[in-house]
RNA sequence: UCUCCGAGGAGCGCUGCAGCGUCGAACGACGCGAGGCUCGGAGAGGUGCCGAUCGAUUCCAACGGCGCUCUCU
Numbered sequence: 001u002c003u004c005c006g007a008g009g010a011g012c013g014c015u016g017c018a019g020c021g022u023c024g025a026a027c028g029a030c031g032c033g034a035g036g037c038u039c040g041g042a043g044a045g046g047u048g049c050c051g052a053u054c055g056a057u058u059c060c061a062a063c064g065g066c067g068c069u070c071u072c073u
Stems, first nucleotide, its partner, number of pairs: 001044008009070006017036001019032005035063001
């Protein structure tokens, strides 16, 4: 960095950026689209570094367009 899983209380409506899909030579059109972010775990790849590492105990997230409802406090 990428992929998968879990967590960050839940639902409804709206817009549509990113992103994805289809069409297209291209411009673009149509559709989907407000967990895309953070934390934890696993796997793969790359880069850097060179002394760490292991165990126990304790504590523990922050954030997330607009409107509404529920839950918790």
Molecule: SAH (S-adenosyl-L-homocysteine) riboswitch aptamer
Organism: soil metagenome